[in-house]
About this RNA:
A computed fold for a 1675-nucleotide part of an RNA from Candidatus Amulumruptor caecigallinarius, annotated as large-subunit ribosomal RNA, half A. RNAcentral holds the full RNA, with entries from ENA. Its Rfam family is "Bacterial large subunit ribosomal RNA". Rfam links the family to the GO terms ribosome and structural constituent of ribosome. The prediction has a mean pLDDT of 83.

Context: one part of a larger RNA
RNA sequence: GGCACAUGGUGGAUGCCUUGGCACUAGAAGAUGAUGAAGGACGCGACAAACAGCGAUAUGCUUCGGGGAGCAGUAAGUAUGCUUUGAUCCGGAGAUUUCCGAAUGAGGGAACUUAAUCAUGGUAAUGCGUGAUUAUUGCAUGAUGAAUACAUAGUUAUGCAAGAGCAACCUGGUGAACUGAAACAUCUUAGUAACCAGAGGAAAAGAAAGAAAAAUCGAUUUCCUUAGUAGUGGCGAGCGAAACGGAAAUAGCCCAAACCAGUCUUUGGACUGGGGUUGUAGGACCUUACAUUAAGAGUAAGAAAUUUAUAUUAUAGUUGAAUUAGUUGGAAAGCUAAACUGUAGAAGGUGAUAGUCCUGUAAACGAAAUGAUAUAAGCUCUGUAGGGUAUCCUGAGUACGGCGAGACACGUGAAAUCUUGUCGGAAUCCACGGGGACCAUCCCGUAAGGCUAAAUACUCUCUAGUGACCGAUAGUGAACAAGUACCGUGAGGGAAAGGUGAAAAGAACCCCGGGAGGGGAGUGAAAUAGAAUACUGAAACCAUGUGCUUACAAGAAGUCAAAGCCCGUUAAUGGGUGAUGGCGUGCCUUUUGCAGAAUGAACCGGCGAGUUAUUGUACCAUGCAAGGUUAAGUUGAAGAGACGGAGCCGAAGCGAAAGCGAGUCUGAAUAGGGCGAAUGAGUAUGUUGCAAUAGACCCGAAACCGAGUGAUCUAGCCAUGAGCAGGUUGAAGUUUAGGUAAAACUAAAUGGAGGACCGAACCGACGUACUAGGAAACGUGCGCGGAUGACUUGUGGCUAGCGGUGAAAUUCCAAUCGAACUCGGAUAUAGCUGGUUCUCCCCGAAAUAGGUUUAGGCCUAGCGUUGAACUUAGCGUCUUGAAGGUAGAGCACUGAAUACAUGAUGGCGGCACCUAGCUGUACUGAGUGUAAUCAAACUCCGAAUGUUAAGAUUGUAUGUUCAGCAGUCAGUGUAUGGGUGAUAACGUCCAUACGCAAAAGGAAAAGAAUCCAGAUCGCCAGCUAAGGUCCCAAAAUAUAUGCUAAGUGGGAAAGGAUGUGGAGUUGUCAAAACAGCUAGGAGGUUGGCUCAGAAGCAGCCAUCCUUUAAAGAGUGCGUAAUAGCUCACUAGUCGAGUGACACUGCGCCGAAGAUGUACCGGGGCUAAGCAUAUUACCGAAGCUGCGAAUUCAUACUUAUGUAUGAGUGGUAGGGGAGCGUUCUAAUUGCACUGAAGGUUGAUCGUGAGGACAGCUGGAGCGAUUAGAAGUGAGAAUGCCGGUAUGAGUAGCGCAAGAUGAGUGAGAAUCUCAUCCACCGUUUGCCUAAGGGUUCCUGGGGAAGGCUCGUCCUCCCAGGGUAAGUCAGGACCUAAGGCGAGGCCGAAAGGCGUAGUCGAUGGACAACAGGUUUAUAUUCCUGUACUACCUAUAUAACUGAUGGAAUGACGAAGAAAGCUAGGAAGGGCCAAUUAUUGGAUUUUGGUCUAAACACAAAGGUUGGUAUAAUUGGAAAAUCCGUAUACUAUGCAACUGAAGUGUGAUGGUGAAGACUAUAGCGAUAUAGUUGAAAUCUUCUGACGCUAUGCUUCCAAGAAAAGUUUCUAGGGUUAAUUAUAUAGGUACCUGUACCGAGAACCGACACAGGUGGGCAAGGAGAGUAUCCUAAGGUGAGC
Repeated sequence: GGCACAUGGUGGAUGCCUUGGCACUAGAAGAUGAUGAAGGACGCGACAAACAGCGAUAUGCUUCGGGGAGCAGUAAGUAUGCUUUGAUCCGGAGAUUUCCGAAUGAGGGAACUUAAUCAUGGUAAUGCGUGAUUAUUGCAUGAUGAAUACAUAGUUAUGCAAGAGCAACCUGGUGAACUGAAACAUCUUAGUAACCAGAGGAAAAGAAAGAAAAAUCGAUUUCCUUAGUAGUGGCGAGCGAAACGGAAAUAGCCCAAACCAGUCUUUGGACUGGGGUUGUAGGACCUUACAUUAAGAGUAAGAAAUUUAUAUUAUAGUUGAAUUAGUUGGAAAGCUAAACUGUAGAAGGUGAUAGUCCUGUAAACGAAAUGAUAUAAGCUCUGUAGGGUAUCCUGAGUACGGCGAGACACGUGAAAUCUUGUCGGAAUCCACGGGGACCAUCCCGUAAGGCUAAAUACUCUCUAGUGACCGAUAGUGAACAAGUACCGUGAGGGAAAGGUGAAAAGAACCCCGGGAGGGGAGUGAAAUAGAAUACUGAAACCAUGUGCUUACAAGAAGUCAAAGCCCGUUAAUGGGUGAUGGCGUGCCUUUUGCAGAAUGAACCGGCGAGUUAUUGUACCAUGCAAGGUUAAGUUGAAGAGACGGAGCCGAAGCGAAAGCGAGUCUGAAUAGGGCGAAUGAGUAUGUUGCAAUAGACCCGAAACCGAGUGAUCUAGCCAUGAGCAGGUUGAAGUUUAGGUAAAACUAAAUGGAGGACCGAACCGACGUACUAGGAAACGUGCGCGGAUGACUUGUGGCUAGCGGUGAAAUUCCAAUCGAACUCGGAUAUAGCUGGUUCUCCCCGAAAUAGGUUUAGGCCUAGCGUUGAACUUAGCGUCUUGAAGGUAGAGCACUGAAUACAUGAUGGCGGCACCUAGCUGUACUGAGUGUAAUCAAACUCCGAAUGUUAAGAUUGUAUGUUCAGCAGUCAGUGUAUGGGUGAUAACGUCCAUACGCAAAAGGAAAAGAAUCCAGAUCGCCAGCUAAGGUCCCAAAAUAUAUGCUAAGUGGGAAAGGAUGUGGAGUUGUCAAAACAGCUAGGAGGUUGGCUCAGAAGCAGCCAUCCUUUAAAGAGUGCGUAAUAGCUCACUAGUCGAGUGACACUGCGCCGAAGAUGUACCGGGGCUAAGCAUAUUACCGAAGCUGCGAAUUCAUACUUAUGUAUGAGUGGUAGGGGAGCGUUCUAAUUGCACUGAAGGUUGAUCGUGAGGACAGCUGGAGCGAUUAGAAGUGAGAAUGCCGGUAUGAGUAGCGCAAGAUGAGUGAGAAUCUCAUCCACCGUUUGCCUAAGGGUUCCUGGGGAAGGCUCGUCCUCCCAGGGUAAGUCAGGACCUAAGGCGAGGCCGAAAGGCGUAGUCGAUGGACAACAGGUUUAUAUUCCUGUACUACCUAUAUAACUGAUGGAAUGACGAAGAAAGCUAGGAAGGGCCAAUUAUUGGAUUUUGGUCUAAACACAAAGGUUGGUAUAAUUGGAAAAUCCGUAUACUAUGCAACUGAAGUGUGAUGGUGAAGACUAUAGCGAUAUAGUUGAAAUCUUCUGACGCUAUGCUUCCAAGAAAAGUUUCUAGGGUUAAUUAUAUAGGUACCUGUACCGAGAACCGACACAGGUGGGCAAGGAGAGUAUCCUAAGGUGAGC
């Protein structure tokens, strides 16, 4: 380390529980609001953060009832109270009810600010407090009243109403798209979703210009049915009525008009009252009769109208039967025993399971007050009938028509009917409309006015109840402080999270520890029920102990066999471990085929996918049967049942139909033919399979459409503000000089232009390195570009997705852009991918054909399965026939092709030349012949096999038809026959067969497709197949005969070779072969020619003769040529075979590759190789034997068995039988003497699974038979939670710390000191936005802090923000917003006048010092100023919401004067330097505001007068204009500085003194305590200065201020000045303002506007070093 066991931790599954949900039933109700709602904000408690309650009368007040002992909510605590003089609590009715919100006095960024009028409190007065009223629109009434006489518009007053909210239901307006049609456009989705307007408890509809065709019905609505019918429809997909019939509920009425009367009248008529209201027409009118009280009706409609009494009921309540003992136990309600009660045995609680303990239940009773319903009384309303028919009336821009649309089931169709945008346009009862074009007849009705309950729809809500609904990953998102925390600018999105115990009895006390925590003790039945999530407490994961085992060993980790060791059981040939050996490449998915290096899963637990409704169809079950059956509805307990016969299916068909009918249609037909009958089974309900319509097995798009939310990012624009160190260049113009007739021109000065130059801040982003799980979701370092401009930037605003914006890149529009985001249509659709959960048994495919906008999809057929029927049709063999044209063969046809012969024709040559002819020919070559060939698209021929018909025969069990359900349409290898390709491919396309697919076993080392062989299960039995038998490794070191020598065997070709065996043919040889050795190999001759030479041997020609045993005019080597060597040939020696050729068996060479032998599986083999033959053996899941299971058939039996026979591999798929889970019913049981759940065990079953026992656990749970399902998980890059691994690994976010002391349980990190270091146009100081308590003090240390921590921006408690003058409001206006009236628009709404908001601008009054732990221009001291009030004094008319002036504005540049600030040097003061004194040195300091007064560098130019007056919308003495006079420096206005006062003040160091604390060192507080000047230099971007100069792009508005009149006023009401005394509101104010308080998820190297700006060097705000001040970066 492994396995096992035991014990723990972690974690929160499982079981049990339920306060919460879900779905319904019955009843009620469907309320609200200007008398201020819904919904909120802020408050209210002794202590109070949240929820609940309430509202300044605040955890409550009053009253009327109920009730009767405790109470002050959840919430336990302490304190303090209330209560029998009746509290708390419950119910009815009142009172109060801050602020916001329709929000309504005005405004506004909701919960805030700020008015007017009246009344009132208070003050000397202003200011201040309190109460009420004051919005808009509409209607009504009154008053007033323009242009304009009456009038009207307008204005105004009073009264009433509306506004907003609300879950669904309802009516109306506007109105999609995805989708379906396998595409798509009409169509569909769908008049759906959504938006908008409006109403009610319901809404809408509604009393026939109807439906129809019966001698009919008689408003509307809803249900059943008609009916998926009639229809409609790219006649596709689809859409789809109505009447009749059966039910629910029932209800009818009123105007207009004619006529009469009255009032008014512009004489047209209008209004009021009467009258009158319909279709077999009615009414007016005329006439007749009756009647004025009876009858009827009603107060929900119709015309109008509701009070009382009674009853019932709603909102609190009251009474309410009956048990004890023993026993177990912590506890009794359990058990045992004996009782009682029931109009009550529903339910809940009580320490386990209670009729008799408690609350209740059955039954009975009860209301001061408010509401509801019913009845009665009261009250209110109503003329009726007949006759006559001359006249009048009976709904007009209407009916209807044309054109264009929409709605009707009905898509323009033959299209009636309804509605109407537009253009036309009737009739008037002798009339008009309708009856599906239209016409006629007939029938039905009477439009163009209105009202109307019930039956119907829905449920935010209240009460009572129910559930074969859930039980904490379920059920609502929410059982709990949930629409919360959290995320987002916003619309919007949106969690997790239940359980101690009966009772807190919540652990006193002791010990360890700083604490946390732990150990004892104690409580309790239990503490392994101990509070950090506490019942049970699984798994992953992490540990500890024990048994066995492990250090030569190669491993999909198991399985089979097995020794040893340990243990001892549900007692079983037991359990744990496992030395060693045999065999052995996970699961799923997808595939022709996966161990695959193809997909998916880190692990564990929970959740997670064929359901439901309707319709159809088939089998089956049950009932009835030529019949079967009800639907809605009524009744009934939400049930069953009963009633209900409308309707449906069937019993008859045929035909287009009329129609006829066991027939009918066609037809002239009685023919023939088609479809039927003959041949009787349906129907209703239910289970199951399948289909259709619905989301339809689950998860998954990119997209489309609707309505909203976003310009805090970014783009552009608008308004108003701000910023740009320093240096350089030197345009135009001007001046002077020269020059010209004058100009031009030249020079020098001056001048200061520029999308000018260099370069910081600022803006940008070219290069490079780093970074890449970052410091950072775009940055850092070093360089880089622009930097007075088309520049940059702040604040406020505008533009919105079918859109905006864009110096244009498909750029940007909140980290998102070829069309944002959010919610909805919505479960869009997905011929695509993935996933799809228990068991056993039987059968078992296909990867093919045809069609397809079809090819990875589908339909039909083929092949599978199940059921039924028919029955022997099926399969095999044989016989006899039949068809055929392949293999082969052939050349007879068609073609191809070779040789020869012959050879027409043609060419050429010769002869001849006459239009002839003859002849030759290495020319061409038809045809013919001979020989020999070739063919898928040749055949004179022609098999085998296969097909088919009949017959026979054997064995078998198929076959056909109908019906239900499928799957399959990607195939693949081998062999054979072919096409294609290269007679390549593990290529591709066909055919036939077999296998794999879907097939395991044995062999081939290992291998889907090869060989053998088809696994029901078991056996330590036997026989074989392929293949094997030396060892690995079962079986022959078998037998016999050969071959091979190459490790051939155990890789390969052309080609090569005296390898070797066999069987041949043919030479040669005892007359001596072949080979070797010895010897010869000669002469003519150097043959001739050629040649420089050529002599056997460069070459050409010839190749004879002689001697011989034999010897070539020469086989090679060789030489310049000779020479030389050698061969042929011959002899000797030797003594038996020796050559050649072709065939054949086995071998050899040819033969080079990459990690390592590596081309027998290895060892190794000379057989253990090869060939032939023989025998034996091994060898599989084959066959056999024994046993067992199961299916089918047959037989016998029967209690479901026995026997025999044949089977039992299996993917997709079909069929059958079962197991388990949750709940229900009935029956029957178990349980505190211990249920479920958990855990362990050696037990039973073929399996899913089931018992039993121990421990744990502590309250529920089974069995049987039926029933109902949210019913079974290992995979979906599944969802949620927990836990690993990586790993004690990466990292700890740029930077200087060291030492000592202190504190403390503990110190690198906290505090102090010293030294060192860093920033210093910032890392300093102030401030806007934003944040919101982070500020200060005292405690703390769990978590946060990237380490630590005694510390903190963390936690707890307490404290802290003080204003007439600062900022904002009570003042003003810009962009822009809103917007009375108004204009426009389906609605919503859009625009906009008056007006009103709106700073980033205008206006506007305070400074210095001191003080706190924390605030200060706010408090205090001192000194000021502003506005108003009063008093006094003096003087004076005042004065617009109107006029005028002013307010009032650009950019750049230059020069000047100053000041702030700085530097230097004196003086003065203090300290220091020292043993002391002096000199000296060194260091520090040497400061003071607003305001008032005086005065001033500079800047600007006017002033006075008029009997003037065309303008300023009226007026004007004002402004403007005009005229006259005056003045160039008096004057006026403005104006930084400066000086004085302010200031006998403040400030100001060490030291000294006093007090307090402390042992002390020392600390804190107070008092006292100096100088406080001069000179020089420098000097701003600040001030003069809103100035001046120049330029062109020509540079806000209003308030305020001054003045003028209109008006007001004749009085000091009023105004001004001075003095004195008073008054002065609301909001902000703490702190940070950034390398930790803002925006970036963080204590984040990023981003973020404005102000201040010291010294040295320097042009400089560059850069380096420093001051003040800050800091040392959280390992």